Annotation
A computed fold for a 113-nucleotide RNA from Flavivirga jejuensis, annotated as SAM riboswitch aptamer (S box leader). The source organism's lineage runs through Bacteria, Pseudomonadati, Bacteroidota, Flavobacteriaceae and Flavivirga. It was read from a public genome assembly, where an Rfam model found it. The model forms 94% of the base pairs in the Rfam consensus. Its mean pLDDT, the model's own confidence on a scale to 100, is 77.
RNA sequence: AUGUUAUCAAGAAAGGUAGAGGGAAUAGACCCGUUGAAGCCUUGGCAACCCUUUAACUUUAAAGAAGGUGCUACGUUCUACUAAUGUUUAAAAAAAUAUUGGAAAGAUAACGA
Numbered sequence: 001a002u003g004u005u006a007u008c009a010a011g012a013a014a015g016g017u018a019g020a021g022g023g024a025a026u027a028g029a030c031c032c033g034u035u036g037a038a039g040c041c042u043u044g045g046c047a048a049c050c051c052u053u054u055a056a057c058u059u060u061a062a063a064g065a066a067g068g069u070g071c072u073a074c075g076u077u078c079u080a081c082u083a084a085u086g087u088u089u090a091a092a093a094a095a096a097u098a099u100u101g102g103a104a105a106g107a108u109a110a111c112g113a
Base pairs, nucleotide, nucleotide: 003111004110005109006108007107008106013043014042015041016040017039021032022031023030026080027079028078029077044072045071046070049068050067051064052063053062054061055060076105081102082101083100084099085098086097087096088095089094
């Protein structure tokens, strides 16, 4: 690397540096950005996966935040594959579109290697 499991609700920004991109990748859309993007550094914060304590007793609840990660615009931005339902166009086949669900992909953590 591949893999397994869980979550993807909410939450939380200032300064320095840098200098044109960024919102994971591809395409389209939409949005942010020289009133300063990404990246890097410092300080703070959020959260509670690992963790700590207590109760319970095999998996759960409550509290906590020293440490290991993570995160700190909207927001996993939407569409792409699939199912259901509705609407429109159409003689039909079919096409477009809206809503909801699922999958896939992705992110993070823990485990494993």